[in-house]
RNA sequence: CUCGAUAAUGGCAAACCAGGAGCGAUCCUGGGACGCAAAGCUGCGGGUCUCUUGCGAGAUAGCCGGGCCGCCGAAG
Numbered sequence: 001c002u003c004g005a006u007a008a009u010g011g012c013a014a015a016c017c018a019g020g021a022g023c024g025a026u027c028c029u030g031g032g033a034c035g036c037a038a039a040g041c042u043g044c045g046g047g048u049c050u051c052u053u054g055c056g057a058g059a060u061a062g063c064c065g066g067g068c069c070g071c072c073g074a075a076g
Base pairs, nucleotide, nucleotide: 002076003073004072011036012035016031017030018029019028020027021026034062040068041067042066044065045064046063047060048059049058050057051056
């Protein structure tokens, strides 16, 4: 460096519920854990989704890829 243990220390938090924001996708807070070794950050490419007659404007990083950053260290 690759890789990722029935290791250690910690971390995040799906569905669902309550309250709130938004036309909506969806988001925020609290509860809650299905999972996650980048489930940390980033809309850069693709996908999906929403609004719009359309132009276009948005959402999703827990769909895939790219970029940036990062804890631990068995075996190979």

About this RNA
c-di-GMP-I-GGC riboswitch aptamer from a Deltaproteobacteria bacterium, 76 nucleotides, folded computationally. Lineage of the source: Bacteria > Pseudomonadati > Myxococcota > Myxococcia. It matches the Rfam family "c-di-GMP-I-GGC riboswitch aptamer". Its family is annotated with cyclic-di-GMP binding in the Gene Ontology.